About this RNA: RNAcentral holds the full RNA, with entries from ENA and Rfam. A computed fold for a 343-nucleotide part of an RNA from Natronogracilivirga saccharolytica, annotated as large-subunit ribosomal RNA, domain IV. The organism belongs to Natronogracilivirga, within Bacteria. The coordinates come from a structure-prediction model, not an experiment, and the mean pLDDT is 88. Rfam family: Bacterial large subunit ribosomal RNA.

Context: one part of a larger RNA
RNA sequence: UCAUGGCCAAGGAACUCGGCAAAUUGGAUCCGUAACUUCGGGAGAAGGAUCCCCCCUGAUGCCUUCGGGUGUUGGGGGGCGCAGUGAAAAGGCCCAAACGACUGUUUAUCAAAAACACAUGUCUCUGCUAACACGGAAGUGGAUGUAUAGGGACUGACACCUGCCCGGUGCCGGAAGGUUAAGGAAGGGCGUUAGAGGCUUCGGCCUCAAAGCGCUUGACUGAAGCCCCGGUAAACGGCGGCCGUAACUAUAACGGUCCUAAGGUAGCGAAAUUCCUUGUCGGGUAAGUUCCGACCUGCACGAAUGGUGUAACGAUUUGGGCACUGUCUCGGCCAUGAGCUCG
Numbered sequence: 001u002c003a004u005g006g007c008c009a010a011g012g013a014a015c016u017c018g019g020c021a022a023a024u025u026g027g028a029u030c031c032g033u034a035a036c037u038u039c040g041g042g043a044g045a046a047g048g049a050u051c052c053c054c055c056c057u058g059a060u061g062c063c064u065u066c067g068g069g070u071g072u073u074g075g076g077g078g079g080c081g082c083a084g085u086g087a088a089a090a091g092g093c094c095c096a097a098a099c100g101a102c103u104g105u106u107u108a109u110c111a112a113a114a115a116c117a118c119a120u121g122u123c124u125c126u127g128c129u130a131a132c133a134c135g136g137a138a139g140u141g142g143a144u145g146u147a148u149a150g151g152g153a154c155u156g157a158c159a160c161c162u163g164c165c166c167g168g169u170g171c172c173g174g175a176a177g178g179u180u181a182a183g184g185a186a187g188g189g190c191g192u193u194a195g196a197g198g199c200u201u202c203g204g205c206c207u208c209a210a211a212g213c214g215c216u217u218g219a220c221u222g223a224a225g226c227c228c229c230g231g232u233a234a235a236c237g238g239c240g241g242c243c244g245u246a247a248c249u250a251u252a253a254c255g256g257u258c259c260u261a262a263g264g265u266a267g268c269g270a271a272a273u274u275c276c277u278u279g280u281c282g283g284g285u286a287a288g289u290u291c292c293g294a295c296c297u298g299c300a301c302g303a304a305u306g307g308u309g310u311a312a313c314g315a316u317u318u319g320g321g322c323a324c325u326g327u328c329u330c331g332g333c334c335a336u337g338a339g340c341u342c343g
Stems, first nucleotide, its partner, number of pairs: 001338008010329002014327001019324001027051005036041001038157001052079012080084001092322007099314002104116002121154006132141003158309004163239003168236002170232005177227003183221002187217006195208005240258005267301001268298001279295005
């Protein structure tokens, strides 16, 4: 010097990003216990008192060989110590806010959370050889289930609610018209050739050409889909601008105009969202970029990508307080181990 422990005057968070760490509290009995609340809780809330030994005197449980033994508990009186759960073991508490309802789950080995899950709600598919999934198939799961069932998606207890837009994309329904594949196919063209005509040196050559066969073209016919017509947002998603106006000023219930599929409703709001910003006002402090309550000018909240609340819960996050302390003012001493020096 380091590590791990023990103690400390006065102060008591002045330390620090932050009470990190440490300290406080701690058992049992009795008293007592607030807001809020889903009436269960909150709650061991908080906050107090008592606890050892001896004597006297009641109540009562169990066992019993009926002699007694062993517990629990009430009342009264007395004794000792600094100290009576005499050592050890054994919640610190309160207030306010955010998020998530809760118990659970998770990054084995830097993250335990506000992330995941969850009960609840909704949409959608599926009539059973179900949908869906695995598998070239057989078959199997779903399920020895049958729509109060099973699959998929979103939401995430509960309370109050969940507004407007179907123009785009998706999905569902429709079938009149347009477009449209393979296939079919009237007809056309070409090749080959029986045959016909012409020429001939009699070997053949040229022209035309039926049927059949082959190649090619092809009017027309031809489903779904797409176009089209409707529906659907707890489907993917979206939810305006400018100008003017009231007898102080300010503001604009009101009016005008442009655009849109429709222009953000309720609720909330400088928020886990606010750039400007340490916004402004109030509270708390002597002093507060954090915190709480408001305001609304929402850069860029907003309703199951759920909105707003919410008792209980949380090794979550934020702010404040009481108690307590070597965190600090500011350091000191002690113990054990390591280091260091010598050997």